[in-house]
RNA sequence: GGGGCGGUAGUUUAACCAGGCAGAACGGCAGGCUCCAGACCUGUUGAUCGGGGUUCAAAUCCCUGCCGCCCCA
Numbered sequence: 001g002g003g004g005c006g007g008u009a010g011u012u013u014a015a016c017c018a019g020g021c022a023g024a025a026c027g028g029c030a031g032g033c034u035c036c037a038g039a040c041c042u043g044u045u046g047a048u049c050g051g052g053g054u055u056c057a058a059a060u061c062c063c064u065g066c067c068g069c070c071c072c073a
Base pairs, nucleotide, nucleotide: 001072002071003070004069005068006067007066010026011025012024013023020056027045028044029043030042031041032040049065050064051063052062053061
């Protein structure tokens, strides 16, 4: 330098191909239970890597950049 794959809550991830309310588990916080804590129960919290485009509508499609892994040179 060229090519392939990936990037979503603090963590692991679903939804992406085939556009239509961003969901789950763990975690955090509050409460219940308990002498206290754990476990358990209830409630709650928080995310689409950046920019641009297409569209009524983009996590999803297109362009570009950044980061990670792999292959070729």
This is a predicted structure of a 73-nucleotide RNA (transfer RNA) from a Nanobdellota archaeon. Lineage of the source: Archaea > Nanobdellati > Nanobdellota. The sequence is in RNAcentral, with records from ENA. Model confidence (mean pLDDT): 84 of 100. It matches the Rfam family "tRNA". Its family is annotated with triplet codon-amino acid adaptor activity in the Gene Ontology.